[in-house]
Description: The RNA shown here (c-di-GMP-I riboswitch aptamer) has 84 nucleotides and comes from Terrihalobacillus insolitus.

RNA sequence: AUUUGUAAAAGGCAAAUCUAUUGAAAAGUAGAGACGCAAAGCCUCAGACCUAAGGUGUUUUACUAAGGUGGCUGGGCCGCUGAA
Numbered sequence: 001a002u003u004u005g006u007a008a009a010a011g012g013c014a015a016a017u018c019u020a021u022u023g024a025a026a027a028g029u030a031g032a033g034a035c036g037c038a039a040a041g042c043c044u045c046a047g048a049c050c051u052a053a054g055g056u057g058u059u060u061u062a063c064u065a066a067g068g069u070g071g072c073u074g075g076g077c078c079g080c081u082g083a084a
Base pairs, nucleotide, nucleotide: 002084003083004082005081012037013036017032018031019030020029021028022027035071041077042076043075045074046073047072048069049068050067054064055063056062
């Protein structure tokens, strides 16, 4: 440096839910809490999905992202450790 995760060792993160709070919502943040994760560390570049304030319309409802999800996938960058 590359491939790989197999027992390990040191550790790390934190789903659902509850409380508080931000937001139109999706969802985010903090605390509690652990479903799980070898990148469940960081980044919306691409795809996919979620929401629809505002906008458009055939105005009962439908469409629409510059909003959101990295714990949806791909991709990029960085990190601990075992084996080859």